[in-house]
RNA sequence: CGGGCUGUGGUGCAGUGGUAGCACGCUGGCUUCGGGUGCCAGAGGUCGUGGGUUCAAGUCCCACCAGCCCGA
Repeated sequence: CGGGCUGUGGUGCAGUGGUAGCACGCUGGCUUCGGGUGCCAGAGGUCGUGGGUUCAAGUCCCACCAGCCCGA
C1' cells in the first nucleotide's frame, strides 16, 4: 500500500427494507430461618462515526475509525 471479515443493552449473540429481540447478568417482589434454585415484574441499546438512496435503513451505497486475517 491492496483485499477480505467483524462492529447491535453490562457480556455473548440474533435480526437480509416496515414497532430492535434472545440468553446470561442487573434491580424489585414471591418462595426460604438465611442463601441458592424456581416463579413474576422491571430497568437498560437513538445499532462504531459521518454522509447518501428510499415514503421508510440495524439491513442497501460511499467515506472514515477500531479490531482480526490474507497478500505485497
Molecule: transfer RNA
Organism: Candidatus Parcubacteria bacterium